Predicted 3D model of a 91-nucleotide RNA (Glycine riboswitch aptamer) from a Halanaerobiales bacterium. Its mean pLDDT, the model's own confidence on a scale to 100, is 82. The model forms 90% of the base pairs in the Rfam consensus. Its Rfam family is "Glycine riboswitch aptamer". About the family: This family represents the bacterial glycine riboswitch. The sequence was found by an Rfam model in a public genome assembly.

RNA sequence: AUGAAAUUCGGGAGAGAGACCCCGUCAGGGGCGCCGAAGGAGCAAAGCCAUUAUGGUUGAAACUCUCAGGCAGAAGAAUCCCGGAGGGACG
Numbered sequence: 001a002u003g004a005a006a007u008u009c010g011g012g013a014g015a016g017a018g019a020c021c022c023c024g025u026c027a028g029g030g031g032c033g034c035c036g037a038a039g040g041a042g043c044a045a046a047g048c049c050a051u052u053a054u055g056g057u058u059g060a061a062a063c064u065c066u067c068a069g070g071c072a073g074a075a076g077a078a079u080c081c082c083g084g085a086g087g088g089a090c091g
Stems, first nucleotide, its partner, number of pairs: 007085007018032001020031004033071003039067001040065003046058005
């Protein structure tokens, strides 16, 4: 100042999967089957290091896994938009 990002608050939109079976004090618990978009975990190319044909390390996601979470509604929900806080990158 014509003010970025991290972080955060409010509003709006926001997918998927059994209202399955049993117990129940009706919050839930157990069982089987499923979902991916809270969180979590994994790695491709490339780079770097060492080595002389390989090893190590860094390495993204809405991809993969499904630990957690979820599978009527509610709540939550990555992400997007708007507004605010915050802060002071860049110029």